[in-house]
RNA sequence: CAGGUCAACCGGGUGAUCGCGGAAAUGAGAGAGCUUUGCUGUCUCAUUCCGAGGAAAGUCCGUACUCCAGAGAGCAUGACGCCGGGUAAUCCCCGGGGUGGGGUAACCUGCCGGAUCGGGCCACAGAAACAUACCGCUGGUAUCAGUAAGGGUGAAAAGGUGGUGUAAGAGACCACCGGCGGACCCAGUAAUGGGUGUGUCCAGGCAUCCGCCGUCAGGAGCAAGGCCAAGCAGAGACAAUCCUUCGGGAGGGAGGCGGCUCGUCUCCCGGCACUUCCUGCCAUAAUCUCGGGUAGGCCGCUUGAGCAGGGUGGAGACAUCCAGCCUAGAUAGAUGAUCACCGCGGUAAGCAAUUGCUCGCCGUACAGAAUACGGCUUACAGGUUGGCCUGGGAU
Numbered sequence: 001c002a003g004g005u006c007a008a009c010c011g012g013g014u015g016a017u018c019g020c021g022g023a024a025a026u027g028a029g030a031g032a033g034c035u036u037u038g039c040u041g042u043c044u045c046a047u048u049c050c051g052a053g054g055a056a057a058g059u060c061c062g063u064a065c066u067c068c069a070g071a072g073a074g075c076a077u078g079a080c081g082c083c084g085g086g087u088a089a090u091c092c093c094c095g096g097g098g099u100g101g102g103g104u105a106a107c108c109u110g111c112c113g114g115a116u117c118g119g120g121c122c123a124c125a126g127a128a129a130c131a132u133a134c135c136g137c138u139g140g141u142a143u144c145a146g147u148a149a150g151g152g153u154g155a156a157a158a159g160g161u162g163g164u165g166u167a168a169g170a171g172a173c174c175a176c177c178g179g180c181g182g183a184c185c186c187a188g189u190a191a192u193g194g195g196u197g198u199g200u201c202c203a204g205g206c207a208u209c210c211g212c213c214g215u216c217a218g219g220a221g222c223a224a225g226g227c228c229a230a231g232c233a234g235a236g237a238c239a240a241u242c243c244u245u246c247g248g249g250a251g252g253g254a255g256g257c258g259g260c261u262c263g264u265c266u267c268c269c270g271g272c273a274c275u276u277c278c279u280g281c282c283a284u285a286a287u288c289u290c291g292g293g294u295a296g297g298c299c300g301c302u303u304g305a306g307c308a309g310g311g312u313g314g315a316g317a318c319a320u321c322c323a324g325c326c327u328a329g330a331u332a333g334a335u336g337a338u339c340a341c342c343g344c345g346g347u348a349a350g351c352a353a354u355u356g357c358u359c360g361c362c363g364u365a366c367a368g369a370a371u372a373c374g375g376c377u378u379a380c381a382g383g384u385u386g387g388c389c390u391g392g393g394a395u
Base pairs, nucleotide, nucleotide: 001391002390003389004388005387006386007385008384009383010382012342013341014340015339016338017337018336020051021050022049023048025047026046027045028044029043030042032040033039034038053366057377058376060375061374062373063372064371065221066220067219068218077217078216079215080214081213082096083095084094085093086092097112098111099110100109101108102107113212118210119209120206121205122204134151135150136147137146138145139144159177160176161175162174163173164172178202179200180199181198183196184195185194186193187192225299226298227297228296234290235289236288237287241250242249243248251269252268253267254266255265256264257263258262270282271281272280273279306325307324309322310321311320312319313318343364344363345362346361347360349358350357351356352355
């Protein structure tokens, strides 16, 4: 220098004009309420300050928080499964182990309880897929016995080589090698690794098929949940008659307001026992009261497993200490739009000549809070930095 690989990070800036959401204070204006020379709260405007993300996304895991349920324990169901550590917790993260695959390498990547409780399955081919004998070999001789060397099938068929042995053979026996089990020693917290001697000559695979073993899990979710509360519906309280040409008139009753012996406004004066009076009962308007509670409003709601800086411990995930900071809280959902200049990247041209200058064009992503947090996954124009590996060059 080129190529690769693994991490960490950034992901536009300035100005002008027009707008949006929030907070508190001051000033101005409007219109309410009340205990009215004031006080309280509401709305609008101006000034000041603040106003999306690395994924705010998918809602896949794990929690906080809230309500409901619940003596305790178990069953069922679901998830997870090498070992150690981190954490509030995890299917997450860090470190390590075993065993496969890719790459020259750095590095990337699949798998991980148990196959001796048991059940189930293993296509095609093949005699046989878990204990069988098709061809073959051997013996007797025409269908019987022994056998598993050799052949053949298959992804997979009773460990390999050599010898002893035999009718032929065979871990039947022996030596070496390979595997597995248990014992002991060494290293390690452990998974596991190394070694010694020993036993067995060693009967396949699938648990991502059921079941088994171990661990964990009560349910629903901020539309959780709590408070206030129009209108409509419901329940309750409260009263009063005469004339008439049937159009009304007079009077009365209940309630509200005011300047309260009065004025004014709203609503009502119906029916039954019973023919009348008295009395009782039922119904009703306005008004008032009550409970639940819709629309609507308020709280929950943003100070938190917080952010950034420094120190300490640790290999790391992470933990801890110090001083500092406050950084959206909307509710159909604000955080924007337009213009100019700059930045960054790509590209064409010109000038000097291999790197600069000038200028034109194009691009500038993915996306967007809705209770909060920790992870994972997915999307992303362009850019920065560092470690490591391979190849080449120079000294």
A computed fold for a 395-nucleotide RNA from an Anaerolineales bacterium, annotated as Bacterial RNase P class A.
Its mean pLDDT, the model's own confidence on a scale to 100, is 76.
Its Rfam family is "Bacterial RNase P class A". The family's RNA type in Rfam is ribozyme.
It is recorded under the gene name rnpB.
NCBI's taxonomy places the organism under Bacteria, Bacillati, Chloroflexota, Anaerolineae, Anaerolineales.